This is a predicted structure of a 74-nucleotide RNA (transfer RNA) from Pagrus pagrus.
The sequence is in RNAcentral, with records from ENA.
It matches the Rfam family "tRNA". Its family is annotated with triplet codon-amino acid adaptor activity in the Gene Ontology.
């Protein structure tokens, strides 16, 4: 130097053009329960989908360039 792989909630991931105005566990926060805590139940808060353009009627997704990890050839 090239090539391929990831980046979506605080953590770990799912979603791969419209059926989704972006979800699920786990945390987080309040409620009920409990003498108290935990567990259950119920109910909320959090993303401008790594940045920047482009195509499109419509982009988390499709195409270009960057940025950070990572893996392989040289």
């Nucleotide at each position: 130097g090239c090539a391929c792989u990831a980046a979506u909630a605080g953590c770990u991931c799912a979603g791969c053009g419209c059926c989704c105005u972006a979800g699920a566990g786990c945390g987080c926060c309040g409620g009920u329960c409990u003498u108290g805590u935990a567990a259950a139940c119920c109910g909320g808060a959090c993303g401008u989908c790594g940045g920047a353009g482009g195509u499109u009627a419509a982009a988390a997704u499709c195409c270009c360039c960057c940025u950070u990890a990572g893996u392989g050839c040289u």